[in-house]
Molecule: SAM-I/IV (S-adenosyl methionine) riboswitch aptamer
Organism: Desulfobacteria bacterium
RNA sequence: UCAUAGCAUCGAGAGUGGUGUGAGGGCACUGGCCCAAUGAUCACCCGGCAACCUGGUGUAGCCGCCAAGGUGCCAAAGCCAGCCCGGUAACGGGGGCGAUGCGGCUCAAGCGGAGCAACUAAAGGCAUACCG
Numbered sequence: 001u002c003a004u005a006g007c008a009u010c011g012a013g014a015g016u017g018g019u020g021u022g023a024g025g026g027c028a029c030u031g032g033c034c035c036a037a038u039g040a041u042c043a044c045c046c047g048g049c050a051a052c053c054u055g056g057u058g059u060a061g062c063c064g065c066c067a068a069g070g071u072g073c074c075a076a077a078g079c080c081a082g083c084c085c086g087g088u089a090a091c092g093g094g095g096g097c098g099a100u101g102c103g104g105c106u107c108a109a110g111c112g113g114a115g116c117a118a119c120u121a122a123a124g125g126c127a128u129a130c131c132g
């Protein structure tokens, strides 16, 4: 670096902001249903949500908190259905598929390699051990 596998979440929340682009999009597919030149989608910028990873909260553990680094998301929405089980049905449970995460960057690429940042912000408790 790539691939496979695995684990967790898919409830809620947050601008249908600006610039460019210019026809598709809402998921992988199919059938519906919806959105779209009164601008789909994508990219960038600003703002926000959230707290998956890194960081901070004296060290370790547990439970929390903060919100800087890395994502992700921000109009209705994983839109409804599709497979199995229960049910008269409404519906419920499970599965399948999909999405996101399992820190980032620079050099190097010979590797048992060398390094960098994470704010001037905010934020602690405990039955324990350690440090000051």
Stems, first nucleotide, its partner, number of pairs: 006102005015046001017045004024035003029082004047074003052070003055066003058130003061126003078097001083094004104116004